[in-house]
Context: one part of a larger RNA
RNA sequence: UGACGGGGACCCGCACAAGCGGUGGAGCAUGCGGCUUAAUUCGAUGCAACGCGAAGAACCUUACCUGGGCUUGACAUAUAGCUGCAUACGAUCCGAAAGGAACGUAGCCUUCGAGGGUGCUAUACAGGUGCUGCAUGGCUGUCGUCAGCUCGUGCCGUGAGGUGUUGGGUUAAGUCCCGCAACGAGCGCAACCCCUGUGUUUAGUUUCCAGCACGUAAUGGUGGGAACUCUAAACAGACUGCUGGUGAAAACCAGAGGAAGGUGGGGAUGACGUCAAGUCAGUAUGGUCCUUAUGUCCAGGGCUGCACGCGUGCUACAAUGGGCGAUACAAUGGGAAGCUAAGCCGCGAGGUGGAGCAAAUCCUCAAAAUCGUCCCCAGUUCGGAUUGUAGUCUGAAACUCGACUGCAUGAAGUUGGAAUCGCUAGUAAAGGUAUAUCAGCUACGAUACCUUGAAUACGUUCCCGGGUCUUGUACA
Numbered sequence: 001u002g003a004c005g006g007g008g009a010c011c012c013g014c015a016c017a018a019g020c021g022g023u024g025g026a027g028c029a030u031g032c033g034g035c036u037u038a039a040u041u042c043g044a045u046g047c048a049a050c051g052c053g054a055a056g057a058a059c060c061u062u063a064c065c066u067g068g069g070c071u072u073g074a075c076a077u078a079u080a081g082c083u084g085c086a087u088a089c090g091a092u093c094c095g096a097a098a099g100g101a102a103c104g105u106a107g108c109c110u111u112c113g114a115g116g117g118u119g120c121u122a123u124a125c126a127g128g129u130g131c132u133g134c135a136u137g138g139c140u141g142u143c144g145u146c147a148g149c150u151c152g153u154g155c156c157g158u159g160a161g162g163u164g165u166u167g168g169g170u171u172a173a174g175u176c177c178c179g180c181a182a183c184g185a186g187c188g189c190a191a192c193c194c195c196u197g198u199g200u201u202u203a204g205u206u207u208c209c210a211g212c213a214c215g216u217a218a219u220g221g222u223g224g225g226a227a228c229u230c231u232a233a234a235c236a237g238a239c240u241g242c243u244g245g246u247g248a249a250a251a252c253c254a255g256a257g258g259a260a261g262g263u264g265g266g267g268a269u270g271a272c273g274u275c276a277a278g279u280c281a282g283u284a285u286g287g288u289c290c291u292u293a294u295g296u297c298c299a300g301g302g303c304u305g306c307a308c309g310c311g312u313g314c315u316a317c318a319a320u321g322g323g324c325g326a327u328a329c330a331a332u333g334g335g336a337a338g339c340u341a342a343g344c345c346g347c348g349a350g351g352u353g354g355a356g357c358a359a360a361u362c363c364u365c366a367a368a369a370u371c372g373u374c375c376c377c378a379g380u381u382c383g384g385a386u387u388g389u390a391g392u393c394u395g396a397a398a399c400u401c402g403a404c405u406g407c408a409u410g411a412a413g414u415u416g417g418a419a420u421c422g423c424u425a426g427u428a429a430a431g432g433u434a435u436a437u438c439a440g441c442u443a444c445g446a447u448a449c450c451u452u453g454a455a456u457a458c459g460u461u462c463c464c465g466g467g468u469c470u471u472g473u474a475c476a
Stems, first nucleotide, its partner, number of pairs: 001476002003473003007470007015460002019423005026315008034306002042053002064301007073125001077124006085117001087106004092101003108116003127290002130288003136284001138279003141275001143273001148187006154163003167178003193267004198236007207226003212223003239261001242255005317416001321375006333364003338357002343352003382413001387408007429452007
């Protein structure tokens, strides 16, 4: 100087407390361990691995296994030699295919120098998701969006080092003020950036329709209009600016006006560093290893196995509910090998059909809620697992191993032990919608979007984590 302490003081955080809803019990989905296996590819392992890499394993992917093939190779460059040679089509045999063997037809370009291109042979070489993340770059996680981490000059100390950065206040903040052997500065904080909340101006189609007119079964459908909503650009607006109180100041408290008040709300943004943290399997890369195989091609299988243990979720156990009927209101997005309307067929998944749309124009666009009615507390008109059967769709192909639909079946489950998680407002909780990946889908995942919309916070004694000062130390 740090680190540590079941030392002290002060402060903060959904850290506790106060509340709301969960997990832990059930069934299923998904990941991991274990076991099994020819293989169940590999990585990730307290927080910070475990719906993680994977924004999508039937083949492919695919790296694994079994079997069958190839050896300058599936891919790149160069040199030498050969080449009626590109390339296309047809067709025979072996074969699961890959591949191998053998054959026919048409048939290269050109400045005529030879060159270009193709194939074959040979040689250099290719290739490796083989190993090492403890050789590395780059990127990422974490402490933590915590308020810290340092430097120049000066001063103090023999020196390591200290001071500044400590102290008194204050703040979300090393934020600001005052003081001070310090005076300044840098990286962080804040602001500058984006979205959102209010208004003005400009613009008015594909959006809108107040007033006027026309028209329809109905609809901004039409003329017309640009008020309103909206769209999308510019600008304004909030600064403790104003008033009062307290205070030395910084600032804090209350108030006014205001759409918004003291960081308005949210996002992006992550200092010096820590964990030899993670990643050689995203890519790059040193070293090392393989080279008729640890490379490469193909078929089939596996990654989906199942006594069991754990994590994360979904669905429930019901009446604030379930069934049936009627009926209303979104936003974000996506669309050409695409989105697909009306109509018709089917109980339905879906089929048929093909209008419109490269889109504020067309398509895709709710559910809970509300109204009416049935059920009457039961393993039920709750719950839907499992299984049988008949189908639909995608795709060469749904056996291993897809999703969805109809009928039948109708399991566990009556609110969950110890323990444990999230959340402070348009939040939690509840409800649905869209998108990426994608032929299809294991999505109940992820990321966004809107709809309905709470309760509680006395307080900081305690648990956990962090910051500052101080103290002790057989630690560095």

The part of an RNA shown here (small-subunit ribosomal RNA, 3' major domain) has 476 nucleotides and comes from a metagenome. The RNAcentral record of the full RNA draws on SILVA. The coordinates come from a structure-prediction model, not an experiment, and the mean pLDDT is 82.